[in-house]
């Protein structure tokens, strides 16, 4: 330098263009002599950035940025 693959909640992962969720962390409560487990309830997202198509984007298109893999 060409090609690609992936970037969504503190980690790990879903979501055929049509309300962003689960799991486990983490906060509250309950149980319990107390911790741990259990059972309840809850918070937390500009979905990497920018831009475009669309009524409507996480999802199409495109630039880029980071990350990793292949070619030379």
């Nucleotide at each position: 330098c060409g090609a690609g693959a992936u970037g969504u909640a503190g980690c790990u992962c879903a979501a055929u263009g049509g309300u962003a969720g689960a799991g486990c962390a983490g906060c509250u409560g309950g149980c319990u002599u107390u911790u741990a487990a259990c059972c309840a309830g809850u918070u937390g997202g500009u979905u990497g950035u920018g831009g475009g198509u669309u009524c409507a984007a996480a999802u199409c298109c495109u630039a880029u940025c980071a990350u990793c893999u292949u070619c030379a």

A computed fold for a 72-nucleotide RNA from Blyttiomyces sp. JEL0837, annotated as transfer RNA.
The organism belongs to Blyttiomyces, within Eukaryota.
Rfam family: tRNA. Gene Ontology term of the family: triplet codon-amino acid adaptor activity. Rfam describes the family as follows. Transfer RNA (tRNA) molecules are approximately 80 nucleotides in length. It is annotated as a transfer RNA.